A computed fold for a 102-nucleotide RNA from Alkalicella caledoniensis, annotated as Purine riboswitch aptamer. It matches the Rfam family "Purine riboswitch aptamer". Rfam's curators write: Riboswitches are metabolite binding domains within certain messenger RNAs that serve as precision sensors for their corresponding targets. Allosteric rearrangement of mRNA structure is mediated by ligand binding, and this results in modulation of gene expression. Clan: Purine riboswitches. Gene Ontology term of the family: purine nucleobase biosynthetic process. For this family Rfam cites "Riboswitches Control Fundamental Biochemical Pathways in Bacillus subtilis and Other Bacteria" (Mandal et al., Cell, 2003).

RNA sequence: AUUAAAAACCGAAUACAAACUCGUAUAAAUGUGGUGAUAUGGUCCACAAGUCUCUACCGGUCUGCCGUAAAUUGACCGACUACGGGUGUUGAAGACAACUUU
Numbered sequence: 001a002u003u004a005a006a007a008a009c010c011g012a013a014u015a016c017a018a019a020c021u022c023g024u025a026u027a028a029a030u031g032u033g034g035u036g037a038u039a040u041g042g043u044c045c046a047c048a049a050g051u052c053u054c055u056a057c058c059g060g061u062c063u064g065c066c067g068u069a070a071a072u073u074g075a076c077c078g079a080c081u082a083c084g085g086g087u088g089u090u091g092a093a094g095a096c097a098a099c100u101u102u
Base pairs, nucleotide, nucleotide: 006102007101008100014093016091017090018089019087020086021085022084023083024082025081026056030048031047032046033045034044041066042065050057058078059077060076061075062074064072
C1' cells in the first nucleotide's frame, strides 16, 4: 500500500410526501327557468356557463333601492380544488453506502 472479515463512526447529493409560501385558473363571475319573502323582507331549487382544468361556485359585514309590487344594487373581507415554482421546516427513502478509525 492492497485485499478480506468484524466492530465503531459518520450519515451527502438527489428525487418523493407533508407543511408553509408564491404564481396560473376564476371574476368564489354570469345567464335562464321555477319557487319564496315584502321595508322586522329581499329566500330557496334546478339547469346552463366560464378554466389548455378536476372540484367548487359559498359565508360574513356594510351600503343602495323597492312605499307593499316584483324585482333587487354596489363595496369590502374570508376559501377550497387542479397544475406549476420556491423553502437554514418536518417525514420517510438514499443507508448494511462511501470516507474515516480500531
Background
The source organism's lineage runs through Bacteria, Bacillati, Eubacteriales, Proteinivoracaceae and Alkalicella.